[in-house]
Molecule: transfer RNA
Organism: Bryopsis hypnoides
C1' cells in the first nucleotide's frame, strides 16, 4: 500500500426491502420481617455521508474505526 470480514440499546449478540428483537444490566411495583430470588409493567440502539427505491438498519459507493490475511 491492497483486500477479506464486521461496526444495531449501558454490555453480548440475533435480525430483515415494508412495526427493530432475546439474553443480560438498569428504573418503578409486587412478592419477603430485609437482602436475595421470583413475577408485572417501563426506559432505552441500526457507525458517518451520499445514490438506488413508492420505502434502505437491509442493497450500491465513499469515509471512518476495529479484526485477519497479503506485501
Nucleotide at each position: 500500500g491492497c483486500g477479506u470480514u464486521g461496526a444495531u440499546g449501558g454490555u453480548a449478540c440475533a435480525g430483515u426491502g415494508g412495526u427493530a428483537g432475546c439474553a443480560u444490566a438498569c428504573u418503578a411495583c409486587c412478592c419477603u420481617g430485609c437482602c436475595a430470588c421470583g413475577g408485572u409493567a417501563g426506559a432505552g440502539a441500526c457507525c458517518c455521508g451520499g445514490g438506488u427505491u413508492c420505502g434502505a438498519u437491509u442493497c450500491c459507493c465513499g469515509g471512518u474505526c476495529a479484526a485477519c490475511g497479503c506485501a